[in-house]
RNA sequence: GGAGUCGGCCGGAUGGUCGCUGCCCCGUGAGGGGUGGAGGAAAGUCCGGGCUCCGAUGGACAGGGUGCCAGGUAACGCCUGGGAGGCGAAAGCCUACGGAAAGUGCCGCAGAAAAUAUACCGCCAUCCCGGUGAUCUUCGGAUUGCCGGGCGGUAAGGGUGAAAUGGUGCGGUAAGAGCGCACCGCGCUUGCUGGCAACAGCAGUGGCAGGGUAAACCCCACCCGGAGCAAGACCAAAUAGGGGGGCAGGCGGCUUCGGUCGUAGCGUGUGGUCCGCACGGUCCCCGGGUAGGUUGCUAGAGGUGCGCGGCAACGCGCAUCCCAGAUGAAUGACCAUUCACGACAGAACCCGGCUUACAGGCCGGCUCCCAUC
Repeated sequence: GGAGUCGGCCGGAUGGUCGCUGCCCCGUGAGGGGUGGAGGAAAGUCCGGGCUCCGAUGGACAGGGUGCCAGGUAACGCCUGGGAGGCGAAAGCCUACGGAAAGUGCCGCAGAAAAUAUACCGCCAUCCCGGUGAUCUUCGGAUUGCCGGGCGGUAAGGGUGAAAUGGUGCGGUAAGAGCGCACCGCGCUUGCUGGCAACAGCAGUGGCAGGGUAAACCCCACCCGGAGCAAGACCAAAUAGGGGGGCAGGCGGCUUCGGUCGUAGCGUGUGGUCCGCACGGUCCCCGGGUAGGUUGCUAGAGGUGCGCGGCAACGCGCAUCCCAGAUGAAUGACCAUUCACGACAGAACCCGGCUUACAGGCCGGCUCCCAUC
RNA backbone atom coordinates (compact mmCIF):
# COMPACT_ATOMS: atom_id res chain seq x y z
C1' G A 1 0.00 0.00 0.00
C1' G A 2 -3.91 -3.60 -1.17
C1' A A 3 -7.67 -7.42 -0.07
C1' G A 4 -10.70 -9.29 3.79
C1' U A 5 -12.97 -9.82 8.61
C1' C A 6 -14.96 -8.26 13.42
C1' G A 7 -16.46 -4.44 16.91
C1' G A 8 -17.74 0.62 18.34
C1' C A 9 -19.38 5.69 17.11
C1' C A 10 -21.54 10.06 14.32
C1' G A 11 -26.17 11.04 11.50
C1' G A 12 -24.45 18.40 8.96
C1' A A 13 -22.19 22.73 11.98
C1' U A 14 -22.51 27.97 13.71
C1' G A 15 -25.32 32.50 14.11
C1' G A 16 -29.82 35.47 13.46
C1' U A 17 -35.32 36.39 12.83
C1' C A 18 -40.35 34.66 13.38
C1' G A 19 -43.45 30.74 15.37
C1' C A 20 -45.44 26.04 18.38
C1' U A 21 -45.39 23.54 23.11
C1' G A 22 -44.50 21.29 28.88
C1' C A 23 -42.82 23.61 33.46
C1' C A 24 -41.22 27.91 36.57
C1' C A 25 -41.25 33.28 37.67
C1' C A 26 -43.42 38.39 37.04
C1' G A 27 -48.13 40.85 35.82
C1' U A 28 -55.38 42.53 37.63
C1' G A 29 -55.15 41.47 32.50
C1' A A 30 -53.25 41.54 27.63
C1' G A 31 -48.63 39.84 27.80
C1' G A 32 -43.28 39.40 29.14
C1' G A 33 -38.87 36.59 30.83
C1' G A 34 -36.23 31.96 31.86
C1' U A 35 -35.71 26.80 30.91
C1' G A 36 -36.65 21.79 28.49
C1' G A 37 -38.48 19.94 23.70
C1' A A 38 -37.78 12.83 19.02
C1' G A 39 -34.52 8.21 17.30
C1' G A 40 -30.62 4.76 16.48
C1' A A 41 -33.97 2.80 14.76
C1' A A 42 -39.20 6.64 17.84
C1' A A 43 -40.65 1.54 12.72
C1' G A 44 -42.53 -3.93 12.46
C1' U A 45 -45.72 -5.11 16.95
C1' C A 46 -42.23 -10.55 16.57
C1' C A 47 -40.60 -12.30 21.76
C1' G A 48 -39.92 -11.15 27.28
C1' G A 49 -41.19 -8.26 31.69
C1' G A 50 -43.25 -4.06 34.81
C1' C A 51 -48.06 -1.74 35.71
C1' U A 52 -53.71 -2.19 35.65
C1' C A 53 -58.38 -4.73 35.65
C1' C A 54 -60.98 -9.51 35.39
C1' G A 55 -61.16 -14.66 36.57
C1' A A 56 -59.09 -17.70 39.98
C1' U A 57 -56.35 -18.63 44.39
C1' G A 58 -55.82 -26.08 43.38
C1' G A 59 -55.57 -29.98 39.78
C1' A A 60 -56.34 -32.23 34.95
C1' C A 61 -57.27 -32.05 29.65
C1' A A 62 -56.92 -29.20 25.30
C1' G A 63 -53.85 -25.50 22.94
C1' G A 64 -49.25 -22.78 22.23
C1' G A 65 -44.00 -22.29 22.78
C1' U A 66 -38.87 -23.79 23.65
C1' G A 67 -35.11 -27.86 22.64
C1' C A 68 -26.27 -29.28 22.91
C1' C A 69 -23.91 -27.54 27.97
C1' A A 70 -22.85 -23.81 31.66
C1' G A 71 -23.60 -18.88 33.11
C1' G A 72 -26.07 -13.73 32.96
C1' U A 73 -30.89 -11.45 33.76
C1' A A 74 -36.93 -8.97 36.48
C1' A A 75 -37.69 -12.28 32.30
C1' C A 76 -36.93 -14.13 27.35
C1' G A 77 -37.26 -17.50 21.78
C1' C A 78 -32.23 -12.43 24.16
C1' C A 79 -26.92 -12.08 25.57
C1' U A 80 -21.94 -14.21 27.07
C1' G A 81 -18.54 -18.26 27.30
C1' G A 82 -17.85 -23.33 25.87
C1' G A 83 -18.87 -28.25 23.06
C1' A A 84 -20.23 -30.67 18.40
C1' G A 85 -21.11 -30.33 13.04
C1' G A 86 -20.44 -27.40 8.44
C1' C A 87 -17.88 -23.31 5.29
C1' G A 88 -13.19 -20.54 4.55
C1' A A 89 -6.03 -20.43 3.08
C1' A A 90 -6.66 -17.42 7.62
C1' A A 91 -8.91 -13.75 10.74
C1' G A 92 -13.64 -15.37 11.12
C1' C A 93 -18.71 -16.94 9.89
C1' C A 94 -23.23 -20.31 10.00
C1' U A 95 -26.41 -24.06 12.74
C1' A A 96 -34.48 -25.42 14.62
C1' C A 97 -28.10 -28.85 17.53
C1' G A 98 -33.47 -33.98 22.10
C1' G A 99 -35.60 -38.85 19.95
C1' A A 100 -35.87 -42.34 13.28
C1' A A 101 -34.57 -50.22 17.36
C1' A A 102 -42.49 -46.81 20.44
C1' G A 103 -45.93 -46.36 16.42
C1' U A 104 -47.93 -44.04 11.75
C1' G A 105 -47.04 -41.40 7.23
C1' C A 106 -44.07 -39.52 3.07
C1' C A 107 -39.67 -39.96 -0.42
C1' G A 108 -41.52 -36.29 -7.35
C1' C A 109 -38.40 -37.52 -11.95
C1' A A 110 -34.89 -41.11 -13.16
C1' G A 111 -33.77 -46.01 -11.84
C1' A A 112 -33.92 -53.23 -11.46
C1' A A 113 -34.79 -51.50 -6.67
C1' A A 114 -36.43 -45.64 -2.30
C1' A A 115 -36.87 -49.74 2.55
C1' U A 116 -37.96 -54.88 1.81
C1' A A 117 -36.42 -56.82 -0.83
C1' U A 118 -34.62 -57.03 -5.64
C1' A A 119 -30.88 -57.44 -10.38
C1' C A 120 -30.92 -53.45 -16.23
C1' C A 121 -25.84 -53.77 -18.31
C1' G A 122 -21.75 -56.48 -16.65
C1' C A 123 -18.65 -60.68 -14.21
C1' C A 124 -18.59 -66.22 -13.24
C1' A A 125 -17.07 -72.50 -12.09
C1' U A 126 -20.00 -76.95 -12.51
C1' C A 127 -24.42 -78.80 -15.00
C1' C A 128 -28.20 -78.93 -19.38
C1' C A 129 -29.51 -77.68 -24.73
C1' G A 130 -28.07 -76.01 -29.79
C1' G A 131 -24.15 -74.88 -33.39
C1' U A 132 -19.01 -75.50 -34.78
C1' G A 133 -13.69 -76.85 -34.73
C1' A A 134 -9.21 -79.78 -33.13
C1' U A 135 -6.77 -84.48 -31.48
C1' C A 136 -7.01 -89.86 -31.00
C1' U A 137 -9.62 -93.90 -33.12
C1' U A 138 -10.95 -100.64 -33.15
C1' C A 139 -14.99 -95.68 -37.27
C1' G A 140 -19.26 -97.27 -32.77
C1' G A 141 -17.20 -93.23 -30.34
C1' A A 142 -13.75 -90.79 -26.53
C1' U A 143 -11.19 -86.31 -24.94
C1' U A 144 -11.03 -81.17 -25.48
C1' G A 145 -11.67 -75.90 -27.32
C1' C A 146 -14.91 -71.81 -29.13
C1' C A 147 -19.87 -69.33 -29.88
C1' G A 148 -25.07 -68.71 -28.38
C1' G A 149 -29.00 -69.88 -24.88
C1' G A 150 -30.96 -71.91 -20.08
C1' C A 151 -30.91 -73.26 -14.58
C1' G A 152 -27.86 -70.84 -11.08
C1' G A 153 -23.91 -67.68 -8.29
C1' U A 154 -22.45 -62.38 -7.42
C1' A A 155 -23.27 -57.09 -6.03
C1' A A 156 -16.48 -55.82 -7.27
C1' G A 157 -17.46 -52.49 -11.74
C1' G A 158 -21.06 -49.53 -15.07
C1' G A 159 -25.64 -46.94 -15.21
C1' U A 160 -30.09 -43.82 -12.31
C1' G A 161 -30.62 -40.51 -8.39
C1' A A 162 -30.21 -35.45 -3.47
C1' A A 163 -29.71 -40.25 -1.29
C1' A A 164 -28.47 -47.33 -3.14
C1' U A 165 -27.42 -51.37 2.46
C1' G A 166 -19.87 -48.59 5.77
C1' G A 167 -14.66 -46.65 3.16
C1' U A 168 -9.40 -47.77 1.47
C1' G A 169 -5.83 -51.59 0.83
C1' C A 170 -4.15 -56.66 1.05
C1' G A 171 -5.58 -61.63 1.14
C1' G A 172 -9.23 -64.78 -0.73
C1' U A 173 -12.53 -66.73 -4.77
C1' A A 174 -14.98 -69.60 -10.61
C1' A A 175 -16.42 -64.51 -10.18
C1' G A 176 -17.35 -61.94 -5.89
C1' A A 177 -18.69 -60.46 -1.02
C1' G A 178 -16.66 -58.12 6.41
C1' C A 179 -15.75 -63.96 3.66
C1' G A 180 -10.76 -63.01 6.60
C1' C A 181 -7.12 -59.27 8.20
C1' A A 182 -4.93 -54.00 8.94
C1' C A 183 -6.25 -48.88 9.28
C1' C A 184 -10.35 -45.33 9.27
C1' G A 185 -15.59 -44.85 10.43
C1' C A 186 -19.82 -46.75 13.48
C1' G A 187 -22.28 -49.17 17.79
C1' C A 188 -21.64 -50.94 22.85
C1' U A 189 -19.25 -50.73 28.07
C1' U A 190 -23.37 -47.34 33.04
C1' G A 191 -14.44 -49.19 31.77
C1' C A 192 -10.23 -45.48 32.79
C1' U A 193 -8.50 -40.25 32.48
C1' G A 194 -9.70 -34.82 31.95
C1' G A 195 -13.92 -31.42 32.40
C1' C A 196 -19.41 -28.52 36.84
C1' A A 197 -21.39 -30.13 32.11
C1' A A 198 -22.11 -30.63 26.81
C1' C A 199 -18.04 -33.49 25.36
C1' A A 200 -12.96 -35.14 24.36
C1' G A 201 -8.88 -38.71 24.65
C1' C A 202 -7.43 -43.76 25.67
C1' A A 203 -8.50 -48.95 26.34
C1' G A 204 -11.61 -53.14 25.56
C1' U A 205 -15.32 -55.29 22.62
C1' G A 206 -18.96 -56.26 18.27
C1' G A 207 -17.89 -57.65 11.58
C1' C A 208 -21.43 -53.79 11.38
C1' A A 209 -26.88 -54.46 13.65
C1' G A 210 -32.75 -51.35 10.81
C1' G A 211 -31.46 -45.26 4.18
C1' G A 212 -33.54 -40.30 4.72
C1' U A 213 -37.39 -37.16 6.72
C1' A A 214 -39.68 -35.05 13.43
C1' A A 215 -39.73 -25.95 10.80
C1' A A 216 -44.58 -34.54 8.98
C1' C A 217 -47.91 -36.57 12.79
C1' C A 218 -45.86 -38.20 17.13
C1' C A 219 -42.76 -39.36 21.80
C1' C A 220 -39.71 -37.11 25.81
C1' A A 221 -38.22 -32.85 29.01
C1' C A 222 -39.26 -27.89 30.50
C1' C A 223 -42.30 -23.23 30.31
C1' C A 224 -47.13 -20.58 29.63
C1' G A 225 -54.43 -17.87 33.21
C1' G A 226 -57.13 -13.88 30.08
C1' A A 227 -57.38 -8.88 28.39
C1' G A 228 -54.87 -4.49 27.69
C1' C A 229 -53.42 2.90 29.01
C1' A A 230 -59.51 2.90 24.25
C1' A A 231 -56.03 -0.88 31.01
C1' G A 232 -57.87 1.43 35.34
C1' A A 233 -59.28 5.51 39.08
C1' C A 234 -61.76 10.28 40.27
C1' C A 235 -64.95 14.82 39.35
C1' A A 236 -69.26 15.76 36.68
C1' A A 237 -73.31 19.91 32.82
C1' A A 238 -77.73 20.54 29.79
C1' U A 239 -81.94 17.49 28.20
C1' A A 240 -84.81 13.05 29.09
C1' G A 241 -85.76 8.80 32.38
C1' G A 242 -85.58 6.82 38.09
C1' G A 243 -86.37 7.74 43.65
C1' G A 244 -87.94 11.05 47.74
C1' G A 245 -90.05 15.47 49.86
C1' G A 246 -92.51 20.37 50.12
C1' C A 247 -96.32 23.61 48.05
C1' A A 248 -100.75 23.14 45.36
C1' G A 249 -103.31 29.46 44.86
C1' G A 250 -108.83 32.98 43.31
C1' C A 251 -114.49 32.58 43.12
C1' G A 252 -118.90 29.43 43.56
C1' G A 253 -121.67 24.62 44.66
C1' C A 254 -121.72 19.89 47.48
C1' U A 255 -119.32 17.51 51.70
C1' U A 256 -118.86 12.19 56.04
C1' C A 257 -114.09 18.18 56.28
C1' G A 258 -110.32 13.57 53.64
C1' G A 259 -111.80 15.82 49.21
C1' U A 260 -114.75 16.56 44.79
C1' C A 261 -117.25 19.36 40.74
C1' G A 262 -117.71 23.84 37.92
C1' U A 263 -115.61 28.40 36.39
C1' A A 264 -112.29 32.43 35.72
C1' G A 265 -107.25 33.07 35.26
C1' C A 266 -101.73 31.62 34.26
C1' G A 267 -97.59 29.45 31.02
C1' U A 268 -96.11 27.41 26.04
C1' G A 269 -97.24 26.74 20.75
C1' U A 270 -100.17 28.42 16.50
C1' G A 271 -95.27 34.78 12.65
C1' G A 272 -97.30 39.76 15.88
C1' U A 273 -102.32 41.48 18.37
C1' C A 274 -107.64 39.81 19.71
C1' C A 275 -110.87 35.57 19.59
C1' G A 276 -110.59 30.48 18.93
C1' C A 277 -107.93 25.76 19.21
C1' A A 278 -104.11 22.38 21.29
C1' C A 279 -100.83 21.21 25.30
C1' G A 280 -99.16 21.88 30.52
C1' G A 281 -99.25 21.16 38.13
C1' U A 282 -94.88 23.74 40.35
C1' C A 283 -90.34 23.89 43.34
C1' C A 284 -86.32 21.44 45.88
C1' C A 285 -83.19 17.26 47.08
C1' C A 286 -80.85 12.33 46.03
C1' G A 287 -78.75 8.62 42.74
C1' G A 288 -76.91 6.17 37.96
C1' G A 289 -75.17 7.07 33.09
C1' U A 290 -73.59 10.52 28.76
C1' A A 291 -70.77 15.11 26.87
C1' G A 292 -66.63 17.29 29.08
C1' G A 293 -62.54 17.51 32.57
C1' U A 294 -58.65 15.46 36.01
C1' U A 295 -55.47 11.39 36.84
C1' G A 296 -52.67 7.10 35.21
C1' C A 297 -47.91 10.22 32.65
C1' U A 298 -43.01 9.73 33.18
C1' A A 299 -37.14 9.69 38.48
C1' G A 300 -36.48 4.96 35.70
C1' A A 301 -34.62 -3.00 36.00
C1' G A 302 -32.39 5.56 34.33
C1' G A 303 -27.76 8.27 32.23
C1' U A 304 -22.44 9.51 33.04
C1' G A 305 -17.66 8.89 35.56
C1' C A 306 -14.45 6.13 38.82
C1' G A 307 -13.13 1.77 41.70
C1' C A 308 -13.67 -3.54 42.64
C1' G A 309 -15.14 -8.86 41.13
C1' G A 310 -15.71 -11.85 36.57
C1' C A 311 -12.42 -14.51 30.21
C1' A A 312 -17.19 -12.27 29.11
C1' A A 313 -22.46 -11.25 29.30
C1' C A 314 -23.02 -8.88 33.86
C1' G A 315 -22.87 -7.67 39.13
C1' C A 316 -21.51 -4.59 43.53
C1' G A 317 -20.02 0.17 45.73
C1' C A 318 -19.25 5.52 45.59
C1' A A 319 -19.90 10.25 43.28
C1' U A 320 -22.77 13.10 40.06
C1' C A 321 -26.92 14.51 36.60
C1' C A 322 -32.48 15.19 35.56
C1' C A 323 -32.88 14.30 29.98
C1' A A 324 -40.17 15.32 25.63
C1' G A 325 -44.81 14.23 28.05
C1' A A 326 -48.60 16.30 23.83
C1' U A 327 -54.37 14.84 23.54
C1' G A 328 -56.47 17.19 17.03
C1' A A 329 -52.07 16.08 19.31
C1' A A 330 -45.94 20.81 20.05
C1' U A 331 -40.70 19.65 18.54
C1' G A 332 -41.16 23.99 12.74
C1' A A 333 -40.14 27.80 8.85
C1' C A 334 -36.93 31.43 6.65
C1' C A 335 -32.11 33.88 6.04
C1' A A 336 -26.62 34.15 6.26
C1' U A 337 -21.78 31.70 6.55
C1' U A 338 -19.37 27.08 5.94
C1' C A 339 -18.31 21.74 4.84
C1' A A 340 -17.37 16.02 2.97
C1' C A 341 -23.96 19.08 0.50
C1' G A 342 -26.97 15.79 4.48
C1' A A 343 -29.91 8.95 4.28
C1' C A 344 -33.74 6.02 6.75
C1' A A 345 -37.41 8.02 9.24
C1' G A 346 -40.88 10.88 13.75
C1' A A 347 -42.62 9.75 20.55
C1' A A 348 -48.28 8.56 22.48
C1' C A 349 -48.00 3.84 29.56
C1' C A 350 -42.87 2.27 30.46
C1' C A 351 -38.60 -0.97 30.03
C1' G A 352 -35.15 -5.32 28.05
C1' G A 353 -34.36 -7.69 23.30
C1' C A 354 -34.85 -9.31 18.15
C1' U A 355 -35.81 -8.04 13.11
C1' U A 356 -36.15 -4.61 9.18
C1' A A 357 -34.72 0.55 6.71
C1' C A 358 -30.50 3.89 6.28
C1' A A 359 -26.75 9.17 1.92
C1' G A 360 -22.19 9.74 3.78
C1' G A 361 -18.28 9.57 7.32
C1' C A 362 -14.91 8.43 11.68
C1' C A 363 -12.13 5.12 15.14
C1' G A 364 -10.07 0.51 16.74
C1' G A 365 -8.73 -5.09 16.92
C1' C A 366 -7.33 -9.24 13.85
C1' U A 367 -5.94 -12.25 9.17
C1' C A 368 -3.59 -12.71 4.38
C1' C A 369 -0.72 -10.64 0.19
C1' C A 370 2.95 -7.12 -2.02
C1' A A 371 7.00 -3.54 -1.57
C1' U A 372 10.92 -1.11 1.23
C1' C A 373 14.28 -0.44 5.54